[in-house]
RNA sequence: AGUCGUCACAGCGACUCUAAACAGGCAUUAGGCUGUGAGCGUUCCUCCCACUUCGGGAGGAGGUUGUU
Numbered sequence: 001a002g003u004c005g006u007c008a009c010a011g012c013g014a015c016u017c018u019a020a021a022c023a024g025g026c027a028u029u030a031g032g033c034u035g036u037g038a039g040c041g042u043u044c045c046u047c048c049c050a051c052u053u054c055g056g057g058a059g060g061a062g063g064u065u066g067u068u
Stems, first nucleotide, its partner, number of pairs: 001016005006038006025067003032040001043061007
């Protein structure tokens, strides 16, 4: 300097051309590192398609929590 940890900014951390990770204080949660906003994933409810089951689609609700 660049990339990554869902997205923007800030922090934390990792990696070196790759986009992952046992890292990101500890415990806890399906809930992804943290704060604010978003609501991508994940969770629940209803409806539709398929149907033995698995599965796919649409709408709605919620948006880990506690602690240092």